[in-house]
């Protein structure tokens, strides 16, 4: 330099055009317990890496860009 993959909640991920963006885990509160843990219930937390475009409608499609990973190639 070229190609491919990944980026969504603190963390691990699902969601691949359609109406309030979810799960597990973590965190907080409550129940329980002598206390803690476990279990159960409830709750907070996300402008979907960034920008632009297409569309009635974009996390999802297109372009550019940023970060990470993999492969190939070049060079002294």
């Nucleotide at each position: 330099g070229c190609g491919c993959c990944u980026g969504u909640a603190g963390c691990u991920c699902a969601g691949u055009g359609g109406a309030u963006a979810g799960a597990g885990u973590a965190c907080a509160a409550g129940u329980u317990u002598c206390c803690g843990g476990a279990a159960c219930u409830u709750g907070g937390g996300g402008u979907c890496g960034g920008a632009g475009g297409u569309u009635c409608g974009a996390a999802u499609c297109c372009u550019c860009u940023c970060a990470g990973g993999c492969g190939c190639g070049c060079u002294a």